Background:
Model confidence (mean pLDDT): 80 of 100. Predicted 3D model of a 71-nucleotide RNA (transfer RNA) from Candidatus Organicella extenuata. Its Rfam family is "tRNA". It is annotated as a transfer RNA.
Order: sequence, then C1' cells, then structure tokens
RNA sequence: GCGAAUAUAGUUUAAUGGUAAAAUAUUAAUUUUCCAAGUUAAUGUUGUUGGUUCGAUUCCUACUAUUCGCA
Repeated sequence: GCGAAUAUAGUUUAAUGGUAAAAUAUUAAUUUUCCAAGUUAAUGUUGUUGGUUCGAUUCCUACUAUUCGCA
C1' cells in the first nucleotide's frame, strides 16, 4: 500500500427491518447473631456521521478503532 472481518450496559454474549434481551457486576431491601450464599427491586447500552425506508442494532456510503491475510 491492497483486501477482509468486527464494533450493542462496567464485563461476556443475543436480537437477520417493527418499541433491544439475558447473565454477571453495582446499589437498596429482605433473610442470618455476623459473613457468605439465596430472594426481590432499581440503575445503566446499539463506535461517529450521512443516506434508504412509514419504521434501522439490522440495509448502503464515509470516517475512527481493533484484528487477520497478501505484498
């Protein structure tokens, strides 16, 4: 330099056009003499930008970051 892939919650992963989910973590309550474990609740998310569409995590363009391959 060329090509390809990926980007979703603090972390690990779902969701192939119709109001984004689970686990874990955090906080609070409950339980216990205390801790741990358990139960309940709450909090928090689609890399950035533009386009297509009635509607975009999903399709398309560009950029950014990471990874892989070729030279």